[in-house]
This record gives sequence, C1' cells and structure tokens, in this order.
RNA sequence: UGAAAAGUUUUCUAGGGUUCCGUAACUUUUUGGUUGGUCUGGUUCGAGAGAAAACUCGUCGCUUUUUAGCGAUGCCACGGAAGGAUAAAAGCCUGGGAGAU
Repeated sequence: UGAAAAGUUUUCUAGGGUUCCGUAACUUUUUGGUUGGUCUGGUUCGAGAGAAAACUCGUCGCUUUUUAGCGAUGCCACGGAAGGAUAAAAGCCUGGGAGAU
C1' cells in the first nucleotide's frame, strides 16, 4: 500500500428504551385526566465482531440431469469519542468506520 461472500433474508437472544397497552401514584368531566421507565412486564427496537435456519457465492471432489445434480469445505474479528433515526434508547445506523494489533 492492497484484497476478501467479511453476501442477503427470516426467526430469536444479550441488550435497549417509553409512542401504545398494562401497571403504580395522584386527581375526580370517572368507559376520564395528569405524572412516573428511578415500573418486573406485553407490543415494540435489536447485534459485523451473539444463536439458528433458508437461499446464494467461492474452492475441491464425484456423477451421462453437465449453463446441471450430489457431497465436503468456508467458521478471523481489540475497538472509542461523536453524530443520526424513531416516541425514545441501545451491542440499531454512520461502522469489519477512526484508531490499535
């Protein structure tokens, strides 16, 4: 100095907050209102460096389904501050970034 499928999606988890629901307190226009996330929660957001699955891609091997099928293989990853979205926050996004090794 440079390269990589270090791909896409889905479901979930660690984690995250507070629009909505619930809940607690207060209030009393009560099928209501206000406040509280310093409320365990439901909905919800959610990982490059967490899990699983599907598809896809690369490499190798085999096979008269050959522009194909089947099997094997891929398995590394320390990391701020700051900013951004949403109601809000975050291991979300910027970002496998800056930097470090």